A computed fold for a 720-nucleotide part of an RNA from a seawater metagenome, annotated as large-subunit ribosomal RNA, domain II.
Context: one part of a larger RNA
RNA sequence: GCCUGCGAGUUAGCGAUACGUGGCGAGGUUAACCCGUGUGGGGUAGCCGUAGCGAAAGCGAGUCUGAAUAGGGCGAUUCAGUCGCGUGUCCUAGACCCGAAGCGAAGUGAUCUAUCCAUGGCCAGGCUGAAGCGACGGUAAGACGUCGUGGAGGGCCGAACCCACUUAGGUUGAAAACUGAGGGGAUGAGCUGUGGAUAGGGGUGAAAGGCCAAUCAAACUUCGUGAUAGCUGGUUCUCUCCGAAAUGCAUUUAGGUGCAGCGUUGCGUGUUUCUUGCCGGAGGUAGAGCUACUGGAUGGCCGAUGGGCCCUACAAGGUUACUGACGUCAGCCAAACUCCGAAUGCCGGUAAGUGAGAGCGCAGCAGUGAGACUGUGGGGGAUAAGCUUCAUAGUCGAGAGGGAAACAACCCAGACCACCAUCUAAGGUCCCUAAGCGCGUGCUAAGUGGGAAAGGAUGUGGAGUUGCUUAGACAACCAGGAGGUUGGCUUAGAAGCAGCCACCCUUGAAAGAGUGCGUAAUAGCUCACUGGUCAAGUGAUCCUGCGCCGACAAUGUAGCGGGGCUCAAGUACACCACCGAAGCUGCGGCAUUCAUACGAUAGCCCGCUGUGUUCCUACGGGGAUGCAGCCAGGUGUGUGGAUGGGUAGGGGAGCGUCGUGCAGCCGUGGAAGCAUCGGAGUGAUCCAGGUGUGGAGGCUGUGCGAGUGAGAAUGCAGGC
Repeated sequence: GCCUGCGAGUUAGCGAUACGUGGCGAGGUUAACCCGUGUGGGGUAGCCGUAGCGAAAGCGAGUCUGAAUAGGGCGAUUCAGUCGCGUGUCCUAGACCCGAAGCGAAGUGAUCUAUCCAUGGCCAGGCUGAAGCGACGGUAAGACGUCGUGGAGGGCCGAACCCACUUAGGUUGAAAACUGAGGGGAUGAGCUGUGGAUAGGGGUGAAAGGCCAAUCAAACUUCGUGAUAGCUGGUUCUCUCCGAAAUGCAUUUAGGUGCAGCGUUGCGUGUUUCUUGCCGGAGGUAGAGCUACUGGAUGGCCGAUGGGCCCUACAAGGUUACUGACGUCAGCCAAACUCCGAAUGCCGGUAAGUGAGAGCGCAGCAGUGAGACUGUGGGGGAUAAGCUUCAUAGUCGAGAGGGAAACAACCCAGACCACCAUCUAAGGUCCCUAAGCGCGUGCUAAGUGGGAAAGGAUGUGGAGUUGCUUAGACAACCAGGAGGUUGGCUUAGAAGCAGCCACCCUUGAAAGAGUGCGUAAUAGCUCACUGGUCAAGUGAUCCUGCGCCGACAAUGUAGCGGGGCUCAAGUACACCACCGAAGCUGCGGCAUUCAUACGAUAGCCCGCUGUGUUCCUACGGGGAUGCAGCCAGGUGUGUGGAUGGGUAGGGGAGCGUCGUGCAGCCGUGGAAGCAUCGGAGUGAUCCAGGUGUGGAGGCUGUGCGAGUGAGAAUGCAGGC
């Protein structure tokens, strides 16, 4: 891992409550217990109801409060209860099942290990050479020195023994701590045998929270114990009707819960709901505005006050490229500004439409109280986030189908079942790939389409405004482009062309006191401007369509899904076809619900008998269909409308397993079970017949009762 089996809403209470059903009914009913064995008889204590009010005494259709005969509160004026049974839910119990870490009590442990006690044992070999002593030297005597002797030491080296520092291996190991090679101690606070002592909030500890039997920040065993778990996981057959929530308030509350909201079921009410039109309201948002307020804020005019300077004994005065109030002109800004002010939305009335699992009330049962994205209006953030927080609508959640290549939340559209039928939506129609290389007129040349900004550009199309132009424009070419004058100043120089000032006059067709290049300064080239050649358009500017540049990333083209596409298969406008979904329609069927009709035996279904028609025939009969009758059954039936996605969850109807009561049936001439072939039902499931196996029970109908349905729980046991 697979297979098989086991595995989770149970039981109790003369509990509570609601519904269903039954008995009795203004009453209903017994409990303990007794007689007793008949699901019998007794037993009236008690309980509920028939009257309430008050804290109570108490009073009573009233009562309480109160001084009150007032007012007010709760009640009467009529009314159904009660006791069983069943089901839903709740309470108390382990209370759907499994799961803690832990807490307490009583015991068991020091054969591991910690420390201690008693008594034993062990430490190859080598090195060093303390004190003391002796001899000699030395001294006045010493001290002291030398040589011996001696054998001290938590001394040195190093086996046994003890330890465990490094490294390699091992890591489903040879081993639940080891092995190899090195390492440390090795006469000591040494190591070790045997026996003994200390016990769980306790021991022991040269102290690491270490050790106390592979268990230690409180051992192990049993019990309290099924501790508790607002937490995680799991919770077993079918069909059918409806169908949520992720919000508000509160919470030692935030992943829990209470009440409300939203769901469902029953009863009641019956259009009260909703939509649209009309009528009538409230309002201060969007916008807008501001000499209409409160504030902010730009520029001009005016210029008070203050400052500076001058003047000055004081007072005064003068002046000012400073400051700049108030006023005024113009232009602005505001969620906490408003002289104004919508659209929507909201409330009421009225009319019409719709009438649907609309509204409202009471009662039983819930779940939800982590929401997500998208559009719109805001707050926070950076007008960041697949961000966060409100409001509003949609979708997902709980929604399948088609489109967006793929893609919960986007677009279209809401799946009862069947069909090798039809029409469409979004989106598409060259091939992959269903359907147009559709039609018409343009645009784009960038593979733009098929990613991007500020900014940039004689890309190109369209529509304007305007200048010049056959009195010859624009471009090109030929020619001129002069004189006063080198204007004045400045300067070393400044001559059109470093810079400052001025910017005139003349000749002329025209020519600036000069548009650039250039020189040290001149020179030189050129432009403006003019004439000629040529010959018809040529400049500027604004708006707009489509393009261009800007444009750099990591496996491999890789920013059309691919191929591929250029008067497109791109793009704009217009048109006609077609494809395209579980949408709509067609044909058939099932279920639910509503309306209506029928009727207490009518209709339909099954069976039997008789008979008519027809088909096949092997002439025995068989099939289809109509009519009449019969019997015993089953079910309400016919028609029409609507509805049938679904998680949590609520309601309904069923299938199957085991046991049992009653009625019936089968079985050694072979029950159940198993294997195999076939059929029926919407499904859980059910069944005929045959064969094999098997060897003793089983089935049908109808009740009752449950240890009643397995795929999941890191489920449990077994097998492989």